A computed fold for a 72-nucleotide RNA from a Pseudomonadota bacterium, annotated as transfer RNA.
The prediction has a mean pLDDT of 81.
It was read from a public genome assembly.
NCBI's taxonomy places the organism under Bacteria, Pseudomonadati, Pseudomonadota.
[in-house]
């Protein structure tokens, strides 16, 4: 210079058109001698960024931009 994959909660992932969800962290209560274990409830997301298609887009198209890999 060229191809490919990947981008979602504070981490790590799921979700592949119909209004976004897990653990584990975080907080508040219960329980305990007691910061842990357990158990209950709660909050946090312009779904990388710009635009296109669609009644409707995390999801289809296109450029950008970041991380990984391969190939000269």
């Nucleotide at each position: 210079g060229c191809c490919c994959a990947u981008g979602u909660a504070g981490c790590u992932c799921a979700g592949u058109g119909g209004u976004a969800g897990a653990g584990c962290a975080c907080c508040u209560c219960c329980u305990u001698g007691g910061u842990a274990a357990g158990g209950a409830g709660g909050a946090g997301g312009u779904c990388a960024c710009g635009g296109g298609u669609u009644c409707a887009a995390u999801c289809c198209c296109c450029g950008u931009c970041a991380u990984g890999g391969g190939c000269u």